[in-house]
Molecule: Bacterial RNase P class A
Organism: Candidatus Limnocylindrales bacterium
RNA sequence: CGAGGCGGUCGGAUGACCGCGCACGACCGGGGCGACCCGGCCGCGUGAGGAAAGUCCGAGCUCCGCAGCGCAGGGUAGCGGGUAACGCCCGUCCGCCGCGAGGCGAGGACCAGUGCCACAGUGACGAUGCCGGCCUUCGGCCGGAGAGAAACGCGGCAAACUCUACCCGGAGCAAGGCCAAAUAGGAGGGCGCAACCCGGUUCGCCGGGGGAGAGGUGCGCUGCCCAGCCCUCGGGUCGGCCGCAUGAGCCGGCGGGCAACCGUCGGCCGCAGAUGGAUGGUCAUCCCCGCCCUCGGGCGGGACAGAACUCGGCUUACAGACCGCCUCGCUGA
Numbered sequence: 001c002g003a004g005g006c007g008g009u010c011g012g013a014u015g016a017c018c019g020c021g022c023a024c025g026a027c028c029g030g031g032g033c034g035a036c037c038c039g040g041c042c043g044c045g046u047g048a049g050g051a052a053a054g055u056c057c058g059a060g061c062u063c064c065g066c067a068g069c070g071c072a073g074g075g076u077a078g079c080g081g082g083u084a085a086c087g088c089c090c091g092u093c094c095g096c097c098g099c100g101a102g103g104c105g106a107g108g109a110c111c112a113g114u115g116c117c118a119c120a121g122u123g124a125c126g127a128u129g130c131c132g133g134c135c136u137u138c139g140g141c142c143g144g145a146g147a148g149a150a151a152c153g154c155g156g157c158a159a160a161c162u163c164u165a166c167c168c169g170g171a172g173c174a175a176g177g178c179c180a181a182a183u184a185g186g187a188g189g190g191c192g193c194a195a196c197c198c199g200g201u202u203c204g205c206c207g208g209g210g211g212a213g214a215g216g217u218g219c220g221c222u223g224c225c226c227a228g229c230c231c232u233c234g235g236g237u238c239g240g241c242c243g244c245a246u247g248a249g250c251c252g253g254c255g256g257g258c259a260a261c262c263g264u265c266g267g268c269c270g271c272a273g274a275u276g277g278a279u280g281g282u283c284a285u286c287c288c289c290g291c292c293c294u295c296g297g298g299c300g301g302g303a304c305a306g307a308a309c310u311c312g313g314c315u316u317a318c319a320g321a322c323c324g325c326c327u328c329g330c331u332g333a
Base pairs, nucleotide, nucleotide: 001329002328003327004326005325006324007323008322009321010320012286013285014284015283016282017281018280020047021046022045024043025042027040028039029038030037031036049304053315054314056313057312058311059310060309061172062171063170064169073168074167075166076165077164078092079091080090081089082088093107094105095104096103097102108163109162113161114160115157116156117155123152125153130144131143132142133141134140135139176242177241178240179239186233187232188231189230190229191228193213196209197208198207199206200205215226216225249268250267251266252265253264254263255262256261287302288301289300290299291298292297293296
């Protein structure tokens, strides 16, 4: 210098003006029975990602009353370690690929049973076609050739059923919790009222007690009468609020470990929070790339994509820029 391998970082910068969401602090107005909500204006703060994506694994959290065992079903698979957990990550053995740095691997078991084995070959898991020999002709036995991954024998295949070991209860923030008009059904209580009891009576009833309730007089039948009003609890519909932003958090030092990672000390709150869903636009200066020319400018462009309960992973998309370690080839000192 050229060609590669592995790992990591960033993903335009600064300022001004305008606009939008959210939070906080004043001031003002409005809606609702209420729970609570909406709006105006001023100030101040804050506002997407390395993948926010696919929703593929694993968790937190919540409900199913709690716990255990089993069946069914699903998953994982050398060995060891990490982790809250994993199908993730790290180390290592083996196999394959690469000159190499390095990359890839569903890598337990086919002496439990079942099934399958292209082409060739009589026959592919049972069986005797061909050649030679032997026995007693039927038939059987022994040896050999050829094709094949595998042949007459305890071959191969489990990303074939299966077996072994281990793991997994289910549903998901429309989870779920709190507040709470109304209706039905429910629970409790109060007043009034019947039978019945006592007293009075002008025999019509009156006063007091008593308390039934989907029935009510000791029982049966028939008739008549009463069977009303109110409050509280509860229920949880309309509606409202929470869940919902501090977390297995981030940064740095030291220590342990080959590493993944762990321990400890210190610091930080910058790390959005909507519910028709905000995160945008313009200008100026600069940065990177391309084109043009009068060499100083002009023009164009700057990817993939975009939160919705939250984390740990994996996978996929991505213009361009930068850093570190390593390999191979050529060349110079």